[in-house]
RNA sequence: GGAGCUGAGCGGGCGGUCGCGCCUCGAAAGAGGUGAGGAAAGUCCGGCCUCCUCCAGGAAGGGUGGUGGCUAACAGCCACCGGGGGUGACCCCAGGGAAAGUGCCACAGAAAAUAAACCGCCCCUUCGGGGGUAAGGGUGAAACGGCGAGGUAAGAGCUCACCGCGGAACCGGUGACGGUUCUGGCAGGGUAAACCCCACUCGGAGCAAGCUUGAGCAGUCGUCUAGUUCCUGGGCAAUGGCGACGGGUAAAGUGCAGGAGGCGUCCAGCAAUGGGCGUCCCAGAUGGAUGAUCGUCCAAGACAAAAGCCGGCUUACAGCUCAGCUCCUUUU
Numbered sequence: 001g002g003a004g005c006u007g008a009g010c011g012g013g014c015g016g017u018c019g020c021g022c023c024u025c026g027a028a029a030g031a032g033g034u035g036a037g038g039a040a041a042g043u044c045c046g047g048c049c050u051c052c053u054c055c056a057g058g059a060a061g062g063g064u065g066g067u068g069g070c071u072a073a074c075a076g077c078c079a080c081c082g083g084g085g086g087u088g089a090c091c092c093c094a095g096g097g098a099a100a101g102u103g104c105c106a107c108a109g110a111a112a113a114u115a116a117a118c119c120g121c122c123c124c125u126u127c128g129g130g131g132g133u134a135a136g137g138g139u140g141a142a143a144c145g146g147c148g149a150g151g152u153a154a155g156a157g158c159u160c161a162c163c164g165c166g167g168a169a170c171c172g173g174u175g176a177c178g179g180u181u182c183u184g185g186c187a188g189g190g191u192a193a194a195c196c197c198c199a200c201u202c203g204g205a206g207c208a209a210g211c212u213u214g215a216g217c218a219g220u221c222g223u224c225u226a227g228u229u230c231c232u233g234g235g236c237a238a239u240g241g242c243g244a245c246g247g248g249u250a251a252a253g254u255g256c257a258g259g260a261g262g263c264g265u266c267c268a269g270c271a272a273u274g275g276g277c278g279u280c281c282c283a284g285a286u287g288g289a290u291g292a293u294c295g296u297c298c299a300a301g302a303c304a305a306a307a308g309c310c311g312g313c314u315u316a317c318a319g320c321u322c323a324g325c326u327c328c329u330u331u332u
Base pairs, nucleotide, nucleotide: 001328002327003326004325005324006323007322008321009320010319012297013296014295015294016293017292018291020035021034022033023032024031025030037303041314042313044312045311046310047309048308049206050205051204052203053235054234055233056232057231058230059229061202062201063200064199065198066080067079068078069077070076081095082093083092084091085090096197097196101195102194103191104190105189118137119136120133121132122131123130124129145163146162148160149159150158164186165184166183167182168181169180170179171178172177210254211253212252213251219245220244221243222242223241224240227236261280262279263278264277265276266275267274268273298301
């Protein structure tokens, strides 16, 4: 100098004028303060909260799937293990079970899974054929261990060495797993985000959930041990539960902004994370605010905007900055 990898941050600044929501002060006029995001998004997971009368068990159904840890919880995160990719920094993996059973494996091919032999090779032959074989060729995404030697009529784990695979013991590790030695000639190819099996786990509906106040109206009928998808058991219950028809309202408050909260610092931990101390209060609408315009500067401003809240994941994003690391080349 070039090409990359990983992590983190910013994502127009300043000023004037006119507006909008909320809060405070004020009798009012008005004044002051404050006002989107890293994803507010998709609504894909998990939780808080609320209701479904309460509790327990089961079924059906769903989810997850290496190990250890973190967390309120998770399909998230951290560390490690195993497999795969890359020269490397580093990245990717639903990563349990295929010897419980069932299914499927297009085309090609003799044969796609426990049976078989198209070309070939070898032996016999009455030349019609019969037998042996799976080394070589051919098909395919995948062909019943690989490779070399011995052996043989030709061959073959038939035998042997190495590799792979299965089993045992010992050692290391909390564990996934790794290593060493011994041993078995070797059986059954793949597929479980196919059914299924195993382990763990999950009740349902959702803030228009719900609750309170006020206004208004008109009640009537049916049904019941019912009463959250189904089943079982127990508790509760008549001023009751559920259902149908009819009548009325469509206002206000609350839920709803102090929270698994932000920032700083110290401690424990490889880390995720946890703990201590200090400090700050930081949108809250419901016909739903956060905008318009002017000046100026620059690198000329991307994706997009709350609606109960929080933790994640995923997706979108012009441009810019910082930190650590890798490879190549050159110079000293």
Bacterial RNase P class A from a Planctomycetota bacterium, 332 nucleotides, folded computationally. NCBI's taxonomy places the organism under Bacteria, Pseudomonadati, Planctomycetota. Its mean pLDDT, the model's own confidence on a scale to 100, is 78. The gene name in the source record is rnpB.